[in-house]
């Protein structure tokens, strides 16, 4: 320098026919326990990498820029 593949919660992801953003884990609370671990309930936490664009309506399409990896020169 070019192609391709990601960036969503603190961590590992889902989510793709465009219509209110979710699970696992971790964190707080609370039941069990003599007290803890396991286990069950429950709560919080996300400007969806940043800008723009077309759309009634975007995490998701269009573009452009930033990081992250892989290939090829």
């Nucleotide at each position: 320098g070019c192609u391709c593949a990601g960036g969503u919660a603190g961590c590992u992801c889902a989510g793709u026919u465009g219509g209110u953003a979710g699970a696992g884990c971790g964190g707080c609370g609370g039941a069990c326990u003599g007290a803890a671990a396991a286990u069950c309930c429950g709560c919080a936490g996300g400007u969806c990498g940043c800008a723009a664009g077309g759309u009634c309506g975007g995490a998701a399409c269009u573009u452009g820029c930033c990081c992250u990896g892989a290939g090829c020169a």

Predicted 3D model of a 73-nucleotide RNA (transfer RNA) from an Oscillospiraceae bacterium. Its mean pLDDT, the model's own confidence on a scale to 100, is 84. Its Rfam family is "tRNA". By type it is a transfer RNA.